[in-house]
RNA sequence: GACCGUGUGGCUUAAUGGAUAAAGCGUCGGACUUCGGAUUCGAAGAUUGCAGGUUCGUAUCCUGUCACGGUCG
Numbered sequence: 001g002a003c004c005g006u007g008u009g010g011c012u013u014a015a016u017g018g019a020u021a022a023a024g025c026g027u028c029g030g031a032c033u034u035c036g037g038a039u040u041c042g043a044a045g046a047u048u049g050c051a052g053g054u055u056c057g058u059a060u061c062c063u064g065u066c067a068c069g070g071u072c073g
Stems, first nucleotide, its partner, number of pairs: 001072007010025004018056001027043005049065005
């Protein structure tokens, strides 16, 4: 330099182009408990890497770009 793959809450993963982006773990608060753990109830936390485009509608399709990984040279 060329090509391929991946990028979504703190972490791990979902979501046929259609609805308010869903869940587990974790965090915080309540109940319970002598305390803790377990259990249970609730809450916060995502502008889906970034910028454009297509579409009535995009996490999803297209283009560019960034990061990481890989193959080739």
Molecule: transfer RNA
Organism: Schistocerca cancellata